[in-house]
């Protein structure tokens, strides 16, 4: 002096998955329970529009996660809709990435008042250009 692993902090990313209040609890500090509220997201569910359904060849939701072409003795290439990143914020030209996976149970179009359910989990990028915009410093 470079290059890997970890572990803490802060900071950032994917995701709907996030604030406050009060009480109660605990730390040096963060923090943990609870109640109440608001914010986010998703499902059900008329008239009316739409369909023409029904035969287990089931059907249907939540996601970006559809589909296709082989392979091959059972996980596997290669593409594709269609998403993400690229540390102010947008466009734009390179780059990287992901293209799962769970869930109802025979049932659900659309949908007003109505009902119901969730606020998880997992990681660690930073090139150029342009336009706006913030902030520092000097006068």
């Nucleotide at each position: 002096u470079u290059u890997g692993a970890c572990g803490c902090a802060u900071c950032g990313c994917c995701g709907a998955g996030u604030c406050g209040c009060g009480c109660g609890u605990a730390u040096g500090a963060c923090g943990c329970g609870u109640g109440c509220g608001a914010a986010c997201g998703g499902g059900g569910g008329a008239c009316c529009c739409a369909g023409g359904u029904u035969a287990u060849u089931g059907g249907g939701g939540c996601u970006a996660a559809u589909c296709g072409c082989g392979a091959u003795g059972c996980u596997u290439g290669c593409g594709u809709a269609g998403g993400g990143c690229u540390a102010c914020u947008c466009u734009u030209c390179g780059g990287c990435c992901c293209g799962a996976g769970c869930c109802c149970g025979u049932c659900a179009g659309c949908u007003a008042a109505c009902c119901c359910c969730g606020u998880a989990g997992g990681c660690g990028u930073u090139g150029g250009a342009g336009a706006g915009g913030a902030g520092c410093c000097u006068c």
A computed fold for a 139-nucleotide RNA from a Planctomycetota bacterium, annotated as c-di-AMP riboswitch aptamer (ydaO/yuaA leader). Model confidence (mean pLDDT): 81 of 100. Lineage of the source: Bacteria > Pseudomonadati > Planctomycetota. It was read from a public genome assembly, where an Rfam model found it.